[in-house]
Context: one part of a larger RNA
Molecule: small-subunit ribosomal RNA, central domain
Organism: uncultured Candidatus Saccharibacteria bacterium
RNA sequence: CUGGGCGUAAAGAGUUGCGUAGGUGGCAGAGUAAGUAAGAUGUGAAAGCGUGUGGCUCAACCAUACAGACAUAUCUUAAACUGUUCAGCUAGAGGAUGAGAGAGGUCACUGGAAUUCCAAGUGUAGGAGUGAAAUCCGUAGAUAUUUGGAGGAACACCGAUGGCGUAGGCAGGUGACUGGCUCAUUCCUGACACUAAGGCACGAAAGCGUGGGGAGCAAACGGGAUUAGAUACCCCGGUAGUCCACGCCGUAAACUAUGGAUGCUAGCUGUUACUCACAUCGACCUGAGUAGUAGCGAAGUUAACGCGUUAAGCAUCCCGCCUGGGGAGUACGGUCGCAAGAUUAAAACUC
Numbered sequence: 001c002u003g004g005g006c007g008u009a010a011a012g013a014g015u016u017g018c019g020u021a022g023g024u025g026g027c028a029g030a031g032u033a034a035g036u037a038a039g040a041u042g043u044g045a046a047a048g049c050g051u052g053u054g055g056c057u058c059a060a061c062c063a064u065a066c067a068g069a070c071a072u073a074u075c076u077u078a079a080a081c082u083g084u085u086c087a088g089c090u091a092g093a094g095g096a097u098g099a100g101a102g103a104g105g106u107c108a109c110u111g112g113a114a115u116u117c118c119a120a121g122u123g124u125a126g127g128a129g130u131g132a133a134a135u136c137c138g139u140a141g142a143u144a145u146u147u148g149g150a151g152g153a154a155c156a157c158c159g160a161u162g163g164c165g166u167a168g169g170c171a172g173g174u175g176a177c178u179g180g181c182u183c184a185u186u187c188c189u190g191a192c193a194c195u196a197a198g199g200c201a202c203g204a205a206a207g208c209g210u211g212g213g214g215a216g217c218a219a220a221c222g223g224g225a226u227u228a229g230a231u232a233c234c235c236c237g238g239u240a241g242u243c244c245a246c247g248c249c250g251u252a253a254a255c256u257a258u259g260g261a262u263g264c265u266a267g268c269u270g271u272u273a274c275u276c277a278c279a280u281c282g283a284c285c286u287g288a289g290u291a292g293u294a295g296c297g298a299a300g301u302u303a304a305c306g307c308g309u310u311a312a313g314c315a316u317c318c319c320g321c322c323u324g325g326g327g328a329g330u331a332c333g334g335u336c337g338c339a340a341g342a343u344u345a346a347a348a349c350u351c
Stems, first nucleotide, its partner, number of pairs: 003323004007305002012319001014202002017200002022195003026089002029086004034082002036078009050066006092192001093189003096185005104178007111155001116150007126137002163170002207248006216242002221237004259318006267296011300307002324351003333344004
C1' cells in the first nucleotide's frame, strides 16, 4: 500500500456558519458518443512463463512450433448505465403568505434582596473561628440592633428529565436593533442539492497589552494551627485576577469521549412548540399529525458494557483520523503570537 477500523481498546478535527477546488448527486424524453461494450486491422525485439513435439541414456539444460495475457493506436458498430447538449417534471432544495415559542445575539436604561464599607442612635463585654485552639476584631465601645448613605458584583422564588443557540454558551425587568427555528396553506422557482482539502469566521476558563473599576471571593504571599516534617488539607488576613471597554491568545474530560447528509427498519411512556378533530360560552380533557427533547424496549448489532426511528441497526455519498508501548505530542525546521505558548511534526535508542 491493500485490508481492517475510529462510544469505552489507537483513532471524529472545538464548532459548524460561509464555502473555493475536488468527489458525489432526484424523475422522465430526445440527441451525442468522452467513459463503457463488441468486432476488424496494426504494433508491442529476443530471452523468459504456458502447451505440444524433439535432442543430450533420464532430468536439469537445449531446440522448435503454437498460444495466451495485458497494453496501445486507428476504423466500424451498440446506446442500457455514467458523462455531455437541448427541452421538461416536482417527491430534494429554496422562496412567498399567515401564525407561534424561546435565558439566541448586541446596545442602552432600570429593580429589589444580600455582603462589605462610611456616618449617626441604642447598648455593653465580648465577638469571630475550630475536631480542639490560636493568630484576628473589640472599653479609642466591637458583636447585636435601628436609620441614612456609598459602591461593586451576582440575579432567590418561577426553574424543570424545560427552552434557545452551529459549537463555545445563554437566566432579575424594560426598550431599540437583529440572527435562526417550528407549524399551517400547497401559491411560486424548478435539482438551484450533499460533502468539503486549503481558506475566512466564531471559539469556556486561565493568561497577556492599554485604560477604567474593585463589594464579595481569592492563586501568590504573611500569620495561626496540625504534624516527625507540612513549602498542604483547617483557621485569620490578603495581592494579581474575577467585572467593564478595546485588542491579542486559540486551548479544555471544547464529551453524547459517538463527523455531516439522505433513505429504510416493531412498539410503549413522559415532556416542549404548533396544527387539526372532538368538546364547549370559553379554557381544559380526549384522539391524530409535524418538529424537538427524555425514559424503556422488538428485530438487528456489539468483545462485552450497551446502542436501539435522536442507532453504536440496514445502506449510499463526502470529509477527518488510527496502524504496538516508551522516547513524544517532544527535538529540529516552518507558520502564528507582545509573551506564555499554540500548530505542523520526526528519529536514534529501548521493551